[in-house]
Molecule: c-di-GMP-I riboswitch aptamer
Organism: Candidatus Acetothermia bacterium
RNA sequence: GACCGAUAAAGGCAAACCCGUCGCGAGGCGGGGGCGCAAAGCCGACAGAUCUCGAGGGAACCGGGUAGGCUUCCCUGGAGAUGGCUGGGUUGCCGAA
Repeated sequence: GACCGAUAAAGGCAAACCCGUCGCGAGGCGGGGGCGCAAAGCCGACAGAUCUCGAGGGAACCGGGUAGGCUUCCCUGGAGAUGGCUGGGUUGCCGAA
RNA backbone atom coordinates (compact mmCIF):
# COMPACT_ATOMS: atom_id res chain seq x y z
C1' G A 1 0.00 0.00 0.00
C1' A A 2 -3.93 -3.61 -1.56
C1' C A 3 -7.53 -7.03 0.12
C1' C A 4 -10.28 -7.78 4.47
C1' G A 5 -13.52 -6.43 8.73
C1' A A 6 -13.07 -7.75 15.43
C1' U A 7 -19.00 -8.20 20.71
C1' A A 8 -11.45 -3.54 19.65
C1' A A 9 -11.13 1.99 20.50
C1' A A 10 -12.76 6.99 19.19
C1' G A 11 -16.58 8.90 16.84
C1' G A 12 -20.59 8.85 12.83
C1' C A 13 -25.35 7.83 10.27
C1' A A 14 -30.60 6.76 11.32
C1' A A 15 -35.64 2.28 9.18
C1' A A 16 -40.63 1.84 10.90
C1' C A 17 -43.62 5.07 13.65
C1' C A 18 -45.12 10.17 15.70
C1' C A 19 -45.16 15.76 15.18
C1' G A 20 -44.34 20.06 11.98
C1' U A 21 -43.63 21.73 7.03
C1' C A 22 -43.25 21.57 1.41
C1' G A 23 -45.18 18.71 -2.93
C1' C A 24 -51.14 16.75 -7.11
C1' G A 25 -48.22 12.42 -5.97
C1' A A 26 -44.03 8.99 -5.43
C1' G A 27 -41.54 11.58 -1.72
C1' G A 28 -38.23 15.89 0.40
C1' C A 29 -36.74 18.81 4.72
C1' G A 30 -36.68 19.81 10.32
C1' G A 31 -37.57 17.60 15.37
C1' G A 32 -38.43 13.12 18.27
C1' G A 33 -37.31 7.88 17.68
C1' G A 34 -33.84 3.61 16.68
C1' C A 35 -34.59 -1.14 12.86
C1' G A 36 -30.25 -1.49 11.26
C1' C A 37 -25.43 0.31 8.67
C1' A A 38 -17.91 -0.04 7.51
C1' A A 39 -19.25 3.78 3.27
C1' A A 40 -26.65 3.77 5.48
C1' G A 41 -20.64 9.64 2.80
C1' C A 42 -21.53 11.72 -2.26
C1' C A 43 -23.30 10.85 -7.67
C1' G A 44 -30.69 9.54 -9.82
C1' A A 45 -27.22 14.39 -15.91
C1' C A 46 -23.81 6.23 -15.62
C1' A A 47 -27.03 1.70 -16.31
C1' G A 48 -30.88 -1.45 -14.53
C1' A A 49 -35.04 -2.01 -11.02
C1' U A 50 -39.28 -0.25 -8.37
C1' C A 51 -42.64 3.75 -7.62
C1' U A 52 -45.43 8.67 -8.90
C1' C A 53 -47.85 12.30 -12.16
C1' G A 54 -49.91 13.76 -16.53
C1' A A 55 -50.35 12.79 -22.31
C1' G A 56 -51.34 9.55 -26.60
C1' G A 57 -52.90 4.62 -28.27
C1' G A 58 -55.17 -0.31 -27.36
C1' A A 59 -58.18 -4.05 -24.64
C1' A A 60 -61.82 -5.21 -21.03
C1' C A 61 -66.17 -3.06 -18.51
C1' C A 62 -71.05 0.05 -18.20
C1' G A 63 -74.43 1.27 -22.09
C1' G A 64 -79.90 -0.54 -27.05
C1' G A 65 -75.64 1.60 -29.56
C1' U A 66 -70.59 2.79 -34.15
C1' A A 67 -72.99 8.01 -28.96
C1' G A 68 -71.14 8.71 -24.32
C1' G A 69 -68.75 7.26 -19.60
C1' C A 70 -66.10 5.70 -15.00
C1' U A 71 -62.80 2.06 -13.53
C1' U A 72 -58.99 -1.67 -14.36
C1' C A 73 -55.01 -3.59 -17.29
C1' C A 74 -51.33 -3.23 -21.32
C1' C A 75 -48.07 -0.39 -24.79
C1' U A 76 -45.37 4.15 -26.27
C1' G A 77 -42.80 8.28 -25.39
C1' G A 78 -42.46 12.61 -21.40
C1' A A 79 -41.61 14.79 -16.56
C1' G A 80 -40.28 13.20 -11.68
C1' A A 81 -39.05 10.01 -6.78
C1' U A 82 -35.77 6.35 -4.27
C1' G A 83 -28.04 6.22 -3.28
C1' G A 84 -31.26 2.52 3.38
C1' C A 85 -33.06 -1.87 -4.18
C1' U A 86 -28.73 -3.69 -7.32
C1' G A 87 -24.46 -2.88 -10.26
C1' G A 88 -21.05 1.12 -11.36
C1' G A 89 -18.20 5.75 -10.31
C1' U A 90 -15.85 8.76 -6.55
C1' U A 91 -14.01 10.32 -1.62
C1' G A 92 -13.01 8.72 3.35
C1' C A 93 -12.13 7.00 9.77
C1' C A 94 -9.92 2.88 12.60
C1' G A 95 -6.52 -1.67 12.47
C1' A A 96 -7.19 -7.49 15.58
C1' A A 97 -6.99 -11.94 12.59